The RNA shown here (transfer RNA) has 73 nucleotides and comes from a Bacteriovoracaceae bacterium. The organism belongs to Bacteriovoracaceae, within Bacteria. It was read from a public genome assembly. It matches the Rfam family "tRNA". Gene Ontology term of the family: triplet codon-amino acid adaptor activity.
RNA sequence: GCGGUUUUAGCUCAGUUGGUAGAGCGUCUGCUUGCCAUGCAGAAGGUCGUCAGUUCGAAUCUGAUAAGCCGCU
Numbered sequence: 001g002c003g004g005u006u007u008u009a010g011c012u013c014a015g016u017u018g019g020u021a022g023a024g025c026g027u028c029u030g031c032u033u034g035c036c037a038u039g040c041a042g043a044a045g046g047u048c049g050u051c052a053g054u055u056c057g058a059a060u061c062u063g064a065u066a067a068g069c070c071g072c073u
Base pairs, nucleotide, nucleotide: 001072002071003070004069005068006067007066010025011024012023013022019056027043028042029041030040031039049065050064051063052062053061
């Protein structure tokens, strides 16, 4: 230098051909208990790596770019 792949909640990851962004764990609050743990109920938390384009509409399609990993020269 070229190619492939990954990037989504604090962590690990889903998201099936474009149509309101989710799960588990964790965090917080309440209930349960004499207290803790367990259990139950609820809540908070996301410019979907970044910038642009296509579209009525983009996590999803296109281009560029950043970082990690793998391969080739």